[in-house]
Context: one part of a larger RNA
RNA sequence: AGCUAACGGUGGAUACCUAGGCACACAGAGGCGAAGAAGGACGUGGUUACCGACGAAAAGCUCCGGGGAGUUGGAAGCAAACAUUGAGCCGGAGAUAUCCGAAUGGGGCAACCCUAUGUACAGCCUGUUGAAUAUAUAGACAGGUAUGAGCCAACCCAGCGAACUGAAACAUCUUAGUAGCUGGAGGAAGAGAAAUCAACAGAGAUUCCCUGUGUAGUGGUGAGCGAAAGGGGAACAGCCUAAACCAAUAGAUUUAUUUAUUGGGGUAGUGGGACAGCAAAUUGCGAAUCUAGAGGUUAGACGAAGCGGCGAAAUACCGCACCAAAGAAAGUGAAAGUCUUGUAGUCGAAAACUGACUAGAUAGUAGCUGCAUCCCGAGUAGCAUGGGGCACGAGGAAUCCCAUGUGAAUCAGCGAGGACCAUCUCGUAAGGCUAAAUACUACUGUGUGACCGAUAGUGAACCAGUACCGCGAGGGAAAGGUGAAAAGAACCCCGCAAGGGGAGUGAAAUAGAACAUGAAACCGUGAGCUU
Numbered sequence: 001a002g003c004u005a006a007c008g009g010u011g012g013a014u015a016c017c018u019a020g021g022c023a024c025a026c027a028g029a030g031g032c033g034a035a036g037a038a039g040g041a042c043g044u045g046g047u048u049a050c051c052g053a054c055g056a057a058a059a060g061c062u063c064c065g066g067g068g069a070g071u072u073g074g075a076a077g078c079a080a081a082c083a084u085u086g087a088g089c090c091g092g093a094g095a096u097a098u099c100c101g102a103a104u105g106g107g108g109c110a111a112c113c114c115u116a117u118g119u120a121c122a123g124c125c126u127g128u129u130g131a132a133u134a135u136a137u138a139g140a141c142a143g144g145u146a147u148g149a150g151c152c153a154a155c156c157c158a159g160c161g162a163a164c165u166g167a168a169a170c171a172u173c174u175u176a177g178u179a180g181c182u183g184g185a186g187g188a189a190g191a192g193a194a195a196u197c198a199a200c201a202g203a204g205a206u207u208c209c210c211u212g213u214g215u216a217g218u219g220g221u222g223a224g225c226g227a228a229a230g231g232g233g234a235a236c237a238g239c240c241u242a243a244a245c246c247a248a249u250a251g252a253u254u255u256a257u258u259u260a261u262u263g264g265g266g267u268a269g270u271g272g273g274a275c276a277g278c279a280a281a282u283u284g285c286g287a288a289u290c291u292a293g294a295g296g297u298u299a300g301a302c303g304a305a306g307c308g309g310c311g312a313a314a315u316a317c318c319g320c321a322c323c324a325a326a327g328a329a330a331g332u333g334a335a336a337g338u339c340u341u342g343u344a345g346u347c348g349a350a351a352a353c354u355g356a357c358u359a360g361a362u363a364g365u366a367g368c369u370g371c372a373u374c375c376c377g378a379g380u381a382g383c384a385u386g387g388g389g390c391a392c393g394a395g396g397a398a399u400c401c402c403a404u405g406u407g408a409a410u411c412a413g414c415g416a417g418g419a420c421c422a423u424c425u426c427g428u429a430a431g432g433c434u435a436a437a438u439a440c441u442a443c444u445g446u447g448u449g450a451c452c453g454a455u456a457g458u459g460a461a462c463c464a465g466u467a468c469c470g471c472g473a474g475g476g477a478a479a480g481g482u483g484a485a486a487a488g489a490a491c492c493c494c495g496c497a498a499g500g501g502g503a504g505u506g507a508a509a510u511a512g513a514a515c516a517u518g519a520a521a522c523c524g525u526g527a528g529c530u531u
Base pairs, nucleotide, nucleotide: 001530002529003528004527006525007524008523009522016481017480020452021451022449023448024447025446026445027444028443029441030440031151032150039100040099041098042055043054044053046078047077050074051073061094062093063092064091065090066089070082071081072080105114106113107112121148122147123145124144125143126142127141128140129139155186156184157183158182159181160180166173170220196203197202207234208233209232210231211230217225218224238433239432240431241377245264246263247262248261249260250259251258252257269411271376272375273374274373275370276369277368278367283366284365285364289361290360291359292358295354296353297352298351300347301346302345306320307319308318309317321338322337323327329341330340331339382406383405384404385403386402387401388400392418413428414427415426416425417424468475469474488515491502492501493500494499
């Protein structure tokens, strides 16, 4: 020096664990905000740096319920207190709630300054004034007004709208009306009661799912894109106006009308209504509106049945028992139906919220005949041109939407049935509302997992969007485990200390806080063998 096995150090893998994550289901909730939000700054404790709680009434105040022996948060200690005259704790309703922040009296480098009390700005209401311009109006000013403004995960509607990519290049095309930006709303949104489909038979608003179907089509007929009717389901719900006509009120004026507002009337495709005539009542139907409130939510309560031995400890094992509408689960010194919390089952609210397949009320609603007159949504429909969107790329291109131009008809009307025409059939545009079935989950509760188990699972199991990096936008970690219980090692010895040796605790200290298990690399100790 090497090899071998042994014993140590270092190191923190492995197995075990879980306080944290992930996914889904069901139910709830689906918003908060000028009555000042979300998010923060600064404070508040006997002692208090941090976290959580709270707000100058500051680890809290008041009232009403629950509960029943301890309490003064995490978090010990010391000190001082509170509590069966019911504290702490849990639930409901209130009070207080500094400063910043939409931030709103003015300013500002947020959490500050000035002023001295001011809804800043916009909207709306009332009043006073008041141009071009005579009446007026615009505008201005004053008073009033909790109407708006800001925040928020996804879902929804609308406006604007890419490129990489694919086409094995690339330009039409595709990616894709996607990403992104913007506006707006709701618990859902949007759509919606046929100017619809269909085909000689019929259906009867919309939405969603399965199918039809990768079909019919479309397409540098490339890549690709890609229906509809029909059938089967989920859920079902229908309504209100404009006009004709009547009346009132207020104007205008050519004195015969006309305009505006309000009320009545009226709402349809087997055309309907006005209008004219006849008939009529509390009878039926009945909300999507209001009231009540069965029930539910927000604290809780009762709740069966086991002992002995072994062991540090029993829940394991041995022995002998018991309960079960309860043998879900968690905890307890090892593995518990019978120890604890619970579980099955049963019961419970002063207060607040909610509210049906319940009850009542109200709104609303419904007759017959006639066919003469009137009405039936206009710069609209249609057409031309240019675009967009329809599965459909201009194509034979209907249907739908936009821009420019042009521009009808009123039921003997008008539109559609994929150019167009005829016949036939279907419908009744140019006003509006509408629950459910559908989409989503930042948030709350419950439950589940051939989901993870500390290099995994969230970036974050731990004081993490922290430390740290960056001028900034932004980027972004590492880090879990003593023991059943601190019983966390009094006292003695060496040492300046760190550290160690005894003693003691403990089942164990090679569980000693650099703490459970403790692999390998790496470093040693003594022993054997080889040189």